[in-house]
Predicted 3D model of a 73-nucleotide RNA (c-di-GMP-I riboswitch aptamer) from a soil metagenome. The RNAcentral record of the sequence draws on MGnify. Model confidence (mean pLDDT): 86 of 100. The model forms 95% of the base pairs in the Rfam consensus. Its Rfam family is "c-di-GMP-I riboswitch aptamer". Its family is annotated with cyclic-di-GMP binding in the Gene Ontology.
RNA sequence: AAAAGGUAAACCUCGAGUAAUCGGGGGGCACAAAGCCACGGGUCCCAAGAUCAGGGAUAGCCGGGUUGCCGAA
Numbered sequence: 001a002a003a004a005g006g007u008a009a010a011c012c013u014c015g016a017g018u019a020a021u022c023g024g025g026g027g028g029c030a031c032a033a034a035g036c037c038a039c040g041g042g043u044c045c046c047a048a049g050a051u052c053a054g055g056g057a058u059a060g061c062c063g064g065g066u067u068g069c070c071g072a073a
Stems, first nucleotide, its partner, number of pairs: 006031002011026006029060001035066003039063003042058005
């Protein structure tokens, strides 16, 4: 590079949740790990609100860990 495929943003809709956000259906912005993991950092939500300190979310924010398709090289 090619081939076989894969995932699926915003938005709409139904449902869950205090919320961030998540799940089903539609829909395609994009992605060689946009498969999985909350370990570190960041950001967001809830509570607190003098200090200390907690719980949750985000893997399509970054790093890291781990698994994986093809094959010119």